Transfer RNA from a Candidatus Blackburnbacteria bacterium, 73 nucleotides, folded computationally. The prediction has a mean pLDDT of 82. It matches the Rfam family "tRNA". It is annotated as a transfer RNA.

RNA sequence: GGACGGUUAGCUCAGUUGGUAGAGCGCAUUCUUGACGUGAAUGAGGUCGCGAGUUCGAGCCUUGCACCGUCCA
Numbered sequence: 001g002g003a004c005g006g007u008u009a010g011c012u013c014a015g016u017u018g019g020u021a022g023a024g025c026g027c028a029u030u031c032u033u034g035a036c037g038u039g040a041a042u043g044a045g046g047u048c049g050c051g052a053g054u055u056c057g058a059g060c061c062u063u064g065c066a067c068c069g070u071c072c073a
Stems, first nucleotide, its partner, number of pairs: 001072007010025004019056001027043005049065005
């Protein structure tokens, strides 16, 4: 230098054909317990890596860049 894959909640990851952003674990509060844990209920937490474009509408399509990984040279 070239090809491909990845980037979404604190962590691990889903997200179908473009149409309200989700799960598990973790965290907070309440109940339960003598207390912790377990269990139950409720809740908080997201510029979807950073821009631009297409569209009535983008996590998803197009494009530039950044970072991580694999392969080729």